[in-house]
Transfer RNA from Parcubacteria group bacterium GW2011_GWA1_47_8, 82 nucleotides, folded computationally. The sequence was found in a public genome assembly. It matches the Rfam family "tRNA". Rfam's curators write: Transfer RNA (tRNA) molecules are approximately 80 nucleotides in length. By type it is a transfer RNA. The source organism's lineage runs through Bacteria and Bacteria candidate phyla.
RNA sequence: GGGCGUGUGGCGGAACUGGUAUACGCGUACGUCUCAGAAGCGUAUCCCGCAAGGGUUGGGAGUUCGAGCCUCCCCACGCCCA
Numbered sequence: 001g002g003g004c005g006u007g008u009g010g011c012g013g014a015a016c017u018g019g020u021a022u023a024c025g026c027g028u029a030c031g032u033c034u035c036a037g038a039a040g041c042g043u044a045u046c047c048c049g050c051a052a053g054g055g056u057u058g059g060g061a062g063u064u065c066g067a068g069c070c071u072c073c074c075c076a077c078g079c080c081c082a
Base pairs, nucleotide, nucleotide: 001081002080003079004078005077006076007075010026011025012024019065027045028044029043030042031041032040046055047054048053058074059073060072061071062070
């Protein structure tokens, strides 16, 4: 230099044919249970905001009524070729 792949909450990881972003698990917080603890069980858990509402899928742009998903450019990482 060329080709292919990957990038989503604190972590892992889903999201169907483009149609509710963060299902599910882990972790965490609070509660319950216990003499106390562990385990179990319940509730909550992306960000901003008092709320209404808005934002968010590595960054930017485009297509579309609608984009995590399609197209283009860029960045990071991995593999292969030279």